Model confidence (mean pLDDT): 80 of 100. Predicted 3D model of a 74-nucleotide RNA (transfer RNA) from a Candidatus Saccharimonadota bacterium.
RNA sequence: GGGCUCUUAGCUCAGCUGGCUAGAGCGCUUGUUUUACACACAAGAGGUCACAGGUUCGAGUCCUGUAGAGCCCA
Numbered sequence: 001g002g003g004c005u006c007u008u009a010g011c012u013c014a015g016c017u018g019g020c021u022a023g024a025g026c027g028c029u030u031g032u033u034u035u036a037c038a039c040a041c042a043a044g045a046g047g048u049c050a051c052a053g054g055u056u057c058g059a060g061u062c063c064u065g066u067a068g069a070g071c072c073c074a
Stems, first nucleotide, its partner, number of pairs: 001073007010026004019057001028044005050066005
């Protein structure tokens, strides 16, 4: 330098062919329970879906560019 893949909650990830309000597990907070802690149960907070633009009535999803990470080739 060229090619391919990935980037979604604090962490690990799902989201199939574009459709109504973006989810799970773990973690965090509060409550119940306990002498207390843990476990368990209930509720809750937390996301500009890497960034910018485009297509569309509508984009996490499609297209382009940029950035970062991984793999391969030279």
It was read from a public genome assembly.